[in-house]
RNA sequence: CAAGUUGGCCGGGCGGUCGCGAUUGGACUGCCGCAGGUGGCAGCUCCAUCGAGGAAAGUCCGCGCUCCACAGAGCACGGUGCUGGCUAACGGCCAGGCAGGGUAACCUGACGGCAUAGUGCAACAGAGAGGUAGAUUGCCGUCCAAGGGUGGGUUUCCCAUCCUUGGAGCUGGCGAGGGUGAAACGGUGUGGUAAGAGCACACCGGCGUUUCCGGUGACGGAGACGGCCAGGCAAACCCCAUCGGGAGCAAGGCCAAGCAGGGACGAGGUGUUGCUCGCACCGAUUGAGUCUCGGGUAGGCUGCUAGAGGCGCGUGGCAACAUGCGCUCGAGAUAGAUGACCGCCCAGGGGCAGUUUGCCCUGGACAGAACGCGGCUUAUAGGCUGACUUGGGUG
Numbered sequence: 001c002a003a004g005u006u007g008g009c010c011g012g013g014c015g016g017u018c019g020c021g022a023u024u025g026g027a028c029u030g031c032c033g034c035a036g037g038u039g040g041c042a043g044c045u046c047c048a049u050c051g052a053g054g055a056a057a058g059u060c061c062g063c064g065c066u067c068c069a070c071a072g073a074g075c076a077c078g079g080u081g082c083u084g085g086c087u088a089a090c091g092g093c094c095a096g097g098c099a100g101g102g103u104a105a106c107c108u109g110a111c112g113g114c115a116u117a118g119u120g121c122a123a124c125a126g127a128g129a130g131g132u133a134g135a136u137u138g139c140c141g142u143c144c145a146a147g148g149g150u151g152g153g154u155u156u157c158c159c160a161u162c163c164u165u166g167g168a169g170c171u172g173g174c175g176a177g178g179g180u181g182a183a184a185c186g187g188u189g190u191g192g193u194a195a196g197a198g199c200a201c202a203c204c205g206g207c208g209u210u211u212c213c214g215g216u217g218a219c220g221g222a223g224a225c226g227g228c229c230a231g232g233c234a235a236a237c238c239c240c241a242u243c244g245g246g247a248g249c250a251a252g253g254c255c256a257a258g259c260a261g262g263g264a265c266g267a268g269g270u271g272u273u274g275c276u277c278g279c280a281c282c283g284a285u286u287g288a289g290u291c292u293c294g295g296g297u298a299g300g301c302u303g304c305u306a307g308a309g310g311c312g313c314g315u316g317g318c319a320a321c322a323u324g325c326g327c328u329c330g331a332g333a334u335a336g337a338u339g340a341c342c343g344c345c346c347a348g349g350g351g352c353a354g355u356u357u358g359c360c361c362u363g364g365a366c367a368g369a370a371c372g373c374g375g376c377u378u379a380u381a382g383g384c385u386g387a388c389u390u391g392g393g394u395g
Base pairs, nucleotide, nucleotide: 001391002390003389004388005387006386007385008384009383010382012345013344014343015342016341017340018339020051021050022049023048025047026046027045028043029042030041031040032039033038053366057377058376060375061374062373063372064371065248066247067246068245077244078243079242080241081240082096083095084094085093086092097111098109099108100107101106112239113238118237119236120233121232136178137177138174139173140172141170142168143167144166145165146164147163148162149161150160151159152158153157186204187203188202189201190200191199205229206228207226208225209224210223211222212221213220214219252302253301254300255299261293262292263291264290265289268282269281270280271279272278309328310327311326312325313324314323315322316321346364348362349361350360351359352358353357
């Protein structure tokens, strides 16, 4: 310098004008209580302060919290599935093992069991797809025919044997070679055989049993034994191990108009400007009106935001993480506020001149809290930065 791998972080800034939500803040105005100092409520007029995210998203996991259910055990159903650790917990994270990919940094893995509890599946092709299977081509044997060689005989012929070619399809043997397939029952060689075959042997590979060594463990290394070689799929049923009660802040708690209902009292009540009269309406079986009770609708308050919080330093640990100290952080709306416009600037992109650069145009993605928290996954313009690998060059 080029190509790559992997982690962390930011994700526009400043100012002005207008607007929105919140507030134990400060003025102002109104109302109410009070002897008063003053207190309470409201208005939202002004000021002040605060006001979305790295994912607030999907709602996929796991918790907290709340209510309901619950002797104990089992069944069913669902999740998870190498080992050790972390954690409130997890399907998350860290460290490691093994397998696969990559020259490497590194990446990926639902990674318990189909060597024996059982069942199931494998399109197409192929003879055959799991049963110690399969016979298409083929190899061998058998039988028949033809031709040829050799030998013999009683020599126009017959017999024996060998070779070649062709045929039969024998309920014959075979699992080597060819062929099909993702996959056809270990590989190479030698022996063996009619031809073959772990049939036997040697070596290699796998599997199982076992001994020793290393490791907490997954597992690794070394050796011995067994021809055991009957494969694949469990994100197929299933088996094994382990975990799981249900619903969710519209959870739940409190207050409570109006209407309806229960109870008590009850002869008056209401309007007509304040009082008296008058008038009108309602009113004693069917009760005007007043008081009151419980449940509870609308509505309001609460739950509600300071928390398994963030940052820094120290200590322990490879790390995830734990712990001590210090500092620090205050959206809480409820049909849902957190916005719009303007100016300047900063990344970025494009064009022109032209190479110290200058000018012009353009221009910031994905997205929007609704009880909270830990994760995962998905979306994301553009930018900053740490570590590492490979190749090349120069010193």
Bacterial RNase P class A from an Aggregatilineales bacterium, 395 nucleotides, folded computationally.
Model confidence (mean pLDDT): 76 of 100.
The gene name in the source record is rnpB.